[in-house]
RNA sequence: GGGACGUUAGCUCAGCUGGAUAGAGUUGCGGACUUCGAAUCCGUCGGUCGUAGGUUCGAAUCCUACACGUCCCG
Numbered sequence: 001g002g003g004a005c006g007u008u009a010g011c012u013c014a015g016c017u018g019g020a021u022a023g024a025g026u027u028g029c030g031g032a033c034u035u036c037g038a039a040u041c042c043g044u045c046g047g048u049c050g051u052a053g054g055u056u057c058g059a060a061u062c063c064u065a066c067a068c069g070u071c072c073c074g
Base pairs, nucleotide, nucleotide: 001073002072003071004070005069006068007067010026011025012024013023019057028044029043030042031041032040050066051065052064053063054062
């Protein structure tokens, strides 16, 4: 230098056939239960979907550039 894949909540990830208020588990917080805890159950907080543009009535989703990470080629 060229190429592939990835980037979504504090963490691990789903969503990738464009249309819902963007979700799950876990962590945190509150509660129930318990003599107190653990476990279990219930509730809740938490996101400019890597950044900037473009296409579209509408973009996490499609296109382009860039950034970062992993790997391959030279």
A computed fold for a 74-nucleotide RNA from Bacteriovorax sp. MedPE-SWde, annotated as transfer RNA. It was read from a public genome assembly. Its mean pLDDT, the model's own confidence on a scale to 100, is 81. Rfam family: tRNA. The family's RNA type in Rfam is transfer RNA.